[in-house]
Context: one part of a larger RNA
RNA sequence: GGCUUAAGUUGGAUACCUUGGCAUUCAGAAGCGAUGAAGGGCGUGUCUACCGACGAAACGCUUCGGGGAGCUGGAAGUAAGCUUUGAUCCGGAGGUUCCCGAAUGAGGAAACUCUUUAAACUGCAUAUUUAAUACAUAGGUAUGUAAGAGCGAACCUGGUGAAUUGAAACAUCUCAGUAACCAGAGGAAAAGAAAGCAAAAGCGAUUCCCAUAGUAGCGGCGAGCGAAAAGGGAACAGCCUAAACUACUUCUUAAAAAGUAGGGUUGUGGGACAACCAUAAAUAGAUUCGAAAAGUUAGGCGAAGUCUUUGGAAUGAGACAUCAUAGAAGGUGAAAAUCCUGUAGUCGAAAACUUUGAAAACUAGUGUUGUAUCCCGAGUAGCAUGGGACACGUGAAACCCCGUGUGAAUCUGCGAGGACCACCUCGUAAGGCUAAAUAUUCCUGAAUGACCGAUAGUGAAACAGUACCGUGAGGGAAAGGUGAAAAGAACCCCGGAAGGGGAGUGAAAUAGAACAUGAAAGCUUAAGCUU
Numbered sequence: 001g002g003c004u005u006a007a008g009u010u011g012g013a014u015a016c017c018u019u020g021g022c023a024u025u026c027a028g029a030a031g032c033g034a035u036g037a038a039g040g041g042c043g044u045g046u047c048u049a050c051c052g053a054c055g056a057a058a059c060g061c062u063u064c065g066g067g068g069a070g071c072u073g074g075a076a077g078u079a080a081g082c083u084u085u086g087a088u089c090c091g092g093a094g095g096u097u098c099c100c101g102a103a104u105g106a107g108g109a110a111a112c113u114c115u116u117u118a119a120a121c122u123g124c125a126u127a128u129u130u131a132a133u134a135c136a137u138a139g140g141u142a143u144g145u146a147a148g149a150g151c152g153a154a155c156c157u158g159g160u161g162a163a164u165u166g167a168a169a170c171a172u173c174u175c176a177g178u179a180a181c182c183a184g185a186g187g188a189a190a191a192g193a194a195a196g197c198a199a200a201a202g203c204g205a206u207u208c209c210c211a212u213a214g215u216a217g218c219g220g221c222g223a224g225c226g227a228a229a230a231g232g233g234a235a236c237a238g239c240c241u242a243a244a245c246u247a248c249u250u251c252u253u254a255a256a257a258a259g260u261a262g263g264g265u266u267g268u269g270g271g272a273c274a275a276c277c278a279u280a281a282a283u284a285g286a287u288u289c290g291a292a293a294a295g296u297u298a299g300g301c302g303a304a305g306u307c308u309u310u311g312g313a314a315u316g317a318g319a320c321a322u323c324a325u326a327g328a329a330g331g332u333g334a335a336a337a338u339c340c341u342g343u344a345g346u347c348g349a350a351a352a353c354u355u356u357g358a359a360a361a362c363u364a365g366u367g368u369u370g371u372a373u374c375c376c377g378a379g380u381a382g383c384a385u386g387g388g389a390c391a392c393g394u395g396a397a398a399c400c401c402c403g404u405g406u407g408a409a410u411c412u413g414c415g416a417g418g419a420c421c422a423c424c425u426c427g428u429a430a431g432g433c434u435a436a437a438u439a440u441u442c443c444u445g446a447a448u449g450a451c452c453g454a455u456a457g458u459g460a461a462a463c464a465g466u467a468c469c470g471u472g473a474g475g476g477a478a479a480g481g482u483g484a485a486a487a488g489a490a491c492c493c494c495g496g497a498a499g500g501g502g503a504g505u506g507a508a509a510u511a512g513a514a515c516a517u518g519a520a521a522g523c524u525u526a527a528g529c530u531u
Stems, first nucleotide, its partner, number of pairs: 001530009016481002020452002022449007029441002031151002039100003042055003047077001050074002052059001061094006070082003105114003115118001121148002123145007155186001156184005166173001170220001196203002207234004217225002238433003241377001245262006267411001269376004273370004283364003287361002292356006299347003305320005321338002323327001329341003382406007392418001413428005468475002488515001491502004
C1' cells in the first nucleotide's frame, strides 16, 4: 500500500406518512362599482416584528336567533380581565369603514400638497341667452338629476388581423379568419318564426347532438380544404309594428306635414272599403299582485361492550354479549359498528334571500259574403363594375354582404329552385321582439378517483409569485416528519465557547431538538490475510 470482515462518521436514497395539489360529477351562483369597487398604503393589541382580523366607533360596536362552559386569533409566555345576570364561538340584519385607487374641487413623482370646501367630464330635464343670418339653429350660461365611467377567470357577438409552419424549395394555397389587439353584452350570448327547404311526394322558426360523410364537391386538381338536404333524438312558443282607412289635436290662407288614439299584420294571398252575424264565454299570456308550500343561510336528537391476557399504551389475542333505516369516514398511547366526533334517520329559524306559484286583476284574442277603388316597408330590389363571404381559389358561379354608378314594380306584382330561358313548384325581401334545449367556471357547497405522495402533485404542503436576478417588460427558487405526551435533559464534571461525559425523563435518546426509517459514493478506526 492492497483485500476481507466489523464498528463508526458523513450523506439523505428507500419504504411508510400527509397538512397540499390534480381531475371529474352534482347542486348553487354567475358579478362588484360614484351609497366610491377590484387592488393597495397607513394604522388598531398590556407587551406586537410578521401573518391573519379589523378601521380613528379600528384584535372590534348594536340588534335578532343558535349554543351552553369556558374565553382574550396563528402563538408559547407575562400582566390585567371577561363569563350560567349566558361570555368566547356560529348565523341573519344593521352601524362604523382613515388615505390612495375609475378617483371625480385643483395639482401631483399613488397613498401627498393647496384652496374659495367643490358632482371633474359626458348624458338627461328645465330655464335663460344667443352667431354667421331675417325667422331660426348651432353654441353659451345657470339650476336640478345621478344614468354612464372602472375592475373581473372562461364562455359569447362584432371590428382589425399576422407569422412560424405545411406544400419535403416557393409565389396562388396552407397555418387561419387562428394568435394577438380593440369594442360590447349577458348569465348565458348569438340565431329565430321562411322573399326557407325540397322535387311531382312533401316538410313547416331557431339552436344543439347522432348520422349523412371524409361523401358531393373545391384544390399550383399539389399540400390540403370540405358541406347540405333527408333520417333519428334534445328542447319546443310564438308575437308586435309600417301602410291603406277613420277621429281628434298642433301648424297653415289652403294643400301638405307632424302628433295622439282606433284600425291592421297575411300567401288556400291578406287587409282597407261595403253589407251581414255575434257580442260573452271558452282560451292564451313572456304583465301586475301574491296565499301557501319548499329550499338556502346557525343548529338539535341520534342505538349498542365488558372481562382476562401481552404490552409503555389495547382498538390486538382469548371469552361471552349487544345495536344496525347507523359495518361511510376521521380521531383516540398498535388494528374500535358498540370510547369520542360522527353516520342512517328525524326535527328546527326571530331575521334575510331564492324557487314554485292557488286566487284575483289586467291585457290580448273570434266570423261570413261581396267588389277589384286603395294599401302591402325605395335610393330599396335589380343591373354594371371592384371586392368579401359562402366547403366552393372567377370558375358555367347561382344565393348572401359591402364600395362606386345607375335604378324598378304593388298581387295580372315581386323573389327563389346553383349561369340563362320557358314551364312548373316554393315563398312574400327591403321594420322589430322572443323562453327552452347549447357554451363556460374567477367563485360556494357536497361527493368521487385502477390520480400524485415532497426531484412527485400547482411555480408554491412551509409567511411563494416570497427570497433572489433584471434599468425594465419579465424571470423565479430551495425548504415537510422528535415523542403517545415536552415528560425538550434539574444537578455535577472537562471546556472561553462549541461540543461532550455522568445523572435524570421516556417503551426507546444509535428518538436529544443538525431530532422517525437511515441505502450508496466518500472518510476513519480495529482485526485478519497479503506485498
Description:
Large-subunit ribosomal RNA, domain I from a marine metagenome, 531 nucleotides, folded computationally. Its mean pLDDT, the model's own confidence on a scale to 100, is 83. The RNAcentral record of the full RNA draws on SILVA. Rfam family: Bacterial large subunit ribosomal RNA.